[in-house]
Molecule: SAM riboswitch aptamer (S box leader)
Organism: Thermaerobacillus caldiproteolyticus
RNA sequence: CGCUUAUCGAGAGUGACCGAGGGAACAGGCCCUAUGACGUCCGGCAACCUCCUUAUAAGAGGAACGGUGCCAAAUCCUGCAGAAUGACUUUCAUUCUGAAAGAUAAGUC
Numbered sequence: 001c002g003c004u005u006a007u008c009g010a011g012a013g014u015g016a017c018c019g020a021g022g023g024a025a026c027a028g029g030c031c032c033u034a035u036g037a038c039g040u041c042c043g044g045c046a047a048c049c050u051c052c053u054u055a056u057a058a059g060a061g062g063a064a065c066g067g068u069g070c071c072a073a074a075u076c077c078u079g080c081a082g083a084a085u086g087a088c089u090u091u092c093a094u095u096c097u098g099a100a101a102g103a104u105a106a107g108u109c
Base pairs, nucleotide, nucleotide: 002108003107004106005105006104007103008102013042015041016040017039021032022031023030026079027078028077029076043071044070045069048067049066050063051062052061053060054059075101080098081097082096083095084094085093086092087091
C1' cells in the first nucleotide's frame, strides 16, 4: 500500500511556545484566523485494543496503568444513484435512503 469488519450528529483548555495561513485531495460553497488560527508541548475527552466483575455471555456493568485515536462547525456541506414534496414540466429547491471517497480501530496477505 491492498483486503475484511466495526464506527463516524456525543465528548474534550480563560494554559505555554510559535507566527500565517488553515478546514485530507479536486471543484463549488461556507467558515476559522494577528482578540494569534495551523502546528508543538502540557492538559483533557473517549473507550477500539487492554483489564476486572457477572453464567440469558456475539450480553450487561465497571476501570483507564499501557498501545492507538481524538479535542471549531455532521467526515463543515455538496459532487454519484434512487424516492418523496413544492415550484414547474427544460430545470431548480428541500428532505430522506443508499453508494462512492475519506478518517480511526482491530485483524489479515